This is a predicted structure of a 529-nucleotide part of an RNA (small-subunit ribosomal RNA, 5' domain) from an uncultured Spirochaetota bacterium. The RNAcentral record of the full RNA draws on ENA, Greengenes and SILVA. Model confidence (mean pLDDT): 82 of 100.
[in-house]
Context: one part of a larger RNA
RNA sequence: GAACGAACGCUGGCGGCGCGUCUUAAGCAUGCAAGUCGGGCGGCAAGGUGCAGCAAUGCGCCCUAGAGCGGCGGACUGGUGAGUAACGCGUGGGUGACCUGCCUUGAGGUUGGGGAUAGCCGUUAGAAAUAGCGGGUAAUACCGAAUACGGCUGCCGGGUUGUGACCCGGCAGAGAAAGGGGCUUUGGCCCCGCCUCGAGACGGGCCCGCGUCCCAUUAGGUAGUUGGCGGGGUAAGAGCCCACCAAGCCCGAGAUGGGUAGCCGGCCUGAGAGGGUGAACGGCCACACUGGGACUGAGAUACGGCCCAGACUCCUACGGGAGGCAGCAGCUAAGAAUAUUCCGCAAUGGACGAAAGUCUGACGGAGCGACGCCGCGUGGAUGACGAAGGCCGAAAGGUUGUAAAAUCCUUCUGCGGAUGAAGAAUAAGCGGGGCAGGGAAUGGCCCCGUGAUGACGUUAGUCCGCGAAUAAGCCCCGGCUAAUUACGUGCCAGCAGCCGCGGUAACACGUAAGGGGCGAGCGUUGUUC
Numbered sequence: 001g002a003a004c005g006a007a008c009g010c011u012g013g014c015g016g017c018g019c020g021u022c023u024u025a026a027g028c029a030u031g032c033a034a035g036u037c038g039g040g041c042g043g044c045a046a047g048g049u050g051c052a053g054c055a056a057u058g059c060g061c062c063c064u065a066g067a068g069c070g071g072c073g074g075a076c077u078g079g080u081g082a083g084u085a086a087c088g089c090g091u092g093g094g095u096g097a098c099c100u101g102c103c104u105u106g107a108g109g110u111u112g113g114g115g116a117u118a119g120c121c122g123u124u125a126g127a128a129a130u131a132g133c134g135g136g137u138a139a140u141a142c143c144g145a146a147u148a149c150g151g152c153u154g155c156c157g158g159g160u161u162g163u164g165a166c167c168c169g170g171c172a173g174a175g176a177a178a179g180g181g182g183c184u185u186u187g188g189c190c191c192c193g194c195c196u197c198g199a200g201a202c203g204g205g206c207c208c209g210c211g212u213c214c215c216a217u218u219a220g221g222u223a224g225u226u227g228g229c230g231g232g233g234u235a236a237g238a239g240c241c242c243a244c245c246a247a248g249c250c251c252g253a254g255a256u257g258g259g260u261a262g263c264c265g266g267c268c269u270g271a272g273a274g275g276g277u278g279a280a281c282g283g284c285c286a287c288a289c290u291g292g293g294a295c296u297g298a299g300a301u302a303c304g305g306c307c308c309a310g311a312c313u314c315c316u317a318c319g320g321g322a323g324g325c326a327g328c329a330g331c332u333a334a335g336a337a338u339a340u341u342c343c344g345c346a347a348u349g350g351a352c353g354a355a356a357g358u359c360u361g362a363c364g365g366a367g368c369g370a371c372g373c374c375g376c377g378u379g380g381a382u383g384a385c386g387a388a389g390g391c392c393g394a395a396a397g398g399u400u401g402u403a404a405a406a407u408c409c410u411u412c413u414g415c416g417g418a419u420g421a422a423g424a425a426u427a428a429g430c431g432g433g434g435c436a437g438g439g440a441a442u443g444g445c446c447c448c449g450u451g452a453u454g455a456c457g458u459u460a461g462u463c464c465g466c467g468a469a470u471a472a473g474c475c476c477c478g479g480c481u482a483a484u485u486a487c488g489u490g491c492c493a494g495c496a497g498c499c500g501c502g503g504u505a506a507c508a509c510g511u512a513a514g515g516g517g518c519g520a521g522c523g524u525u526g527u528u529c
Base pairs, nucleotide, nucleotide: 001529002528003527004526006525007524008523009522010521013376014375015374016373017372018371019369020368021334026332027331028330030329031328032327035072036071037070040069041068047062048061049060050059051058052057079287080286081285088212089211090210091209092208093207094206095205098204099203103200104199105198106197107196108195109194110193111145113143114142120135121134122133123132124131125130152173153172154171155170156169157168158167159166179192180191181190182189183188213259214258215257220250221249222248225247226246227245228244230242231241232240262284263283264282265281266277267276268275269274289310290309291308292307293306312323313322314321315320340366342365343364344363348362349360350359351358352357379409380408381407382406389400390399391398392397414466415465416464417463418462419461423456429450430449431448432447433446434445435444473518474517475516476515477514478499479498480497484513485512486511487510488509494501495500
C1' cells in the first nucleotide's frame, strides 16, 4: 500500500447492487418447509333431490369434504462442515466387470380366471399412543392359468476376438400384462395407461495413472495380512466373504503412528514467480441428537421413514407413551460479533394430475444492519467599509475571511400532489385452417387469431407545487509524514507505530485558535500478502 463474512470508538442524508452466528455439529417453545391423483377403487358426514308420513323420521338416487386401499413423488430441492490425509477431491483414462424410474424412439402383446384385505358394521382393552376379536366389500392391490415376436437359461455345432465379450445355426426349458376416460349410427374410433424386448438420452456404481498439509523428539508395520486355487456374494470386478495351499506384502522416494484439515473452480495479495485462503456463487464429498442395523424401492448418508441401544427433554390416570430446526423465521446459551416468528406463488424451477389445478420458507420480493462496493447530495451566483465575535500581537495591525450577513436562483435531494411502465410468455375455453383413417360424427395432433392472471406496489420513471428549506463529521499537525501558535501542567497528569516526549517558556501531554488529510464516513484493533 492492498484486502476482509470483520469487531470496537466517534459521527451519520439518500439510492442501486451485494453480504449478514467465522463461536456451541450446544439445547430448542410456536408456526410453516412434501405432497398430489375421484380420468385406479369401494364408499361417504354435510348438501341437493325423489317417495312415504300430519310431523319426528325412514327408504332410494346424485354427490363434495375428511378418512381408507392403490399409484407416483417423499433418494429432488434446502441446510451444515462434525468426521475424513482418503481414489475423498482435482485431472486424465478404463469397464471384454455394471445398473438406470420418469423421458425419446422402434418391435410385439394387453386372453381368461381366483382368493383376500383396509375402509365400513358390531364389539373388547387402554388416560392416551394404540392394539385385539367377529362379520362383510372393491380395485390399475395380490395370486394362479394361457400365449411368447424379441429376450433369458442350458446343451450342441460353427465363426471371430483383446479374457469371460460379440456373431450365426439347431434343440430343450422357464417367464408377462390392468384397466380408466371421451364420443358413437353399438360396428367401433380416439386419448391416458399396462406387459415383454431393443436402441438412445440422462443419472449413477466400480477400477487405474498422476497430484493433494505438518511432525523422524513417530522406524519399523501387517495374519484376511500378500498371492494362488475352488466356491459364495453383488447390478457388477475384487480377500468383498469363506475353505484349502504358499509366505508373502508395505517401508528413509518416509511405511506405521500422531497432529491438523472437507476438496476444487475460485478469492486476496504480488511486476511476476510465489505466498495466503476455500465466506457468498458453482461442482464433488460427508453428515442429519450419539452409535448400530436393515426394510422398501429404478435409486437410500433415507434431515422433516422404520427398528434397537444411549444421553437429554416432554406428557401420564404411574400401567405406559412422545420427540429430534446442521430447512425458513424465531428463542435460550456462548461470544468482540451477525437480521423479520414479514408478503406471494405474479415470474423461474420442482412434485402430482389428461387438464383445470393443488402443494412448494426452493424461489421471487419486501423488512433490519454504513457490513462492503458504487453513485448522488448537504447548495449555486454576486457579495469589502474586509462587519461582529474568537485567536495572536507591546502597539500598529494580522488572521479566521467571500467566509458570514445581504440580494438573486431552484439542477439534485426532501416534503406534498398528479400521472404511470416493464417483468405476461401464454393455459383452459372460443373461432378458423391443416394432417391420418373408406365416409360421417366425436375425439386427437399441429398452425393462426382471440383469450384471464402482478406478491413487489402508495413500484421505477415522468410532470407540477413549496422553499435553503432535510443533511458533516472523523483523524492528525516533533521526525518518518501533509499541516503551528497561545495558555494550562511541571518526570505529575498524560502521549507513544519506531525514534522517543513531560523534572517552569513542552511545535510531542490537556484545551483553544489556526492549519493539513479523508469525507457519510473517519480512526483503532485483529488477520493475510